[in-house]
RNA sequence: CUCGAUAAUGGCAAACCAGAAGCGAUUCUGGGGCGCAAAGUCACAGGUCCCUUGUGGAUGGCUGGGCUACCGAAA
Numbered sequence: 001c002u003c004g005a006u007a008a009u010g011g012c013a014a015a016c017c018a019g020a021a022g023c024g025a026u027u028c029u030g031g032g033g034c035g036c037a038a039a040g041u042c043a044c045a046g047g048u049c050c051c052u053u054g055u056g057g058a059u060g061g062c063u064g065g066g067c068u069a070c071c072g073a074a075a
Base pairs, nucleotide, nucleotide: 002075003072004071011036012035016031017030018029019028020027021026034061040067041066042065044064045063046062047059048058049057050056051054
C1' cells in the first nucleotide's frame, strides 16, 4: 500500500414521529435506529425523481469516478 477481525476507540443515522422551509422532488432541527469501513466530501459521467421545460432543480443511504480521513488482526 492492498485489505477489512464477532478487535479497540470513536463516528454517521433508514423507516417512523414532531416542528420548520419548498409548487414539488426533497432539505433542515429534535426524537428514533434499519443499517454503514468512507453512510466523509464533490453533481464530473450515468441512473432515478421534481417543476413554472431550461443556461432549471432534487438525490452521494443508486452505480462509476475525483479528493480527503480513524484503527491495525489475518492475508
Source information:
The RNA shown here (c-di-GMP-I-GGC riboswitch aptamer) has 75 nucleotides and comes from Neptuniibacter caesariensis. It was read from a public genome assembly, where an Rfam model found it. Lineage of the source: Bacteria > Pseudomonadota > Gammaproteobacteria > Oceanospirillales > Neptuniibacter. Its mean pLDDT, the model's own confidence on a scale to 100, is 86.